[in-house]
Molecule: transfer RNA
Organism: Cyanobacteria bacterium REEB67
RNA sequence: GGCAUGGUAGCUCAGUUGGUAGAGCAGGCGACUCAUAACCGCCAGGUCGCGGGUCCGAUUCCCGCCUGUGCCA
Numbered sequence: 001g002g003c004a005u006g007g008u009a010g011c012u013c014a015g016u017u018g019g020u021a022g023a024g025c026a027g028g029c030g031a032c033u034c035a036u037a038a039c040c041g042c043c044a045g046g047u048c049g050c051g052g053g054u055c056c057g058a059u060u061c062c063c064g065c066c067u068g069u070g071c072c073a
Base pairs, nucleotide, nucleotide: 001072002071003070004069005068006067007066010025011024012023013022019056027043028042029041030040049065050064051063052062053061
């Protein structure tokens, strides 16, 4: 340098024909218990890597850039 693939909550990841973004764990609160843990309920947490384009509307489609991984040279 080229090709492929990934970047979404603090962490691990979902998210189909483009239509207001979710789960588990972690965190906070409650309930339960003599008490703690586990189990149960609730809550909070997101510029969807960055910048443009298309569109009434983009995490999704197109272009450029940044970055992780693998392969080739």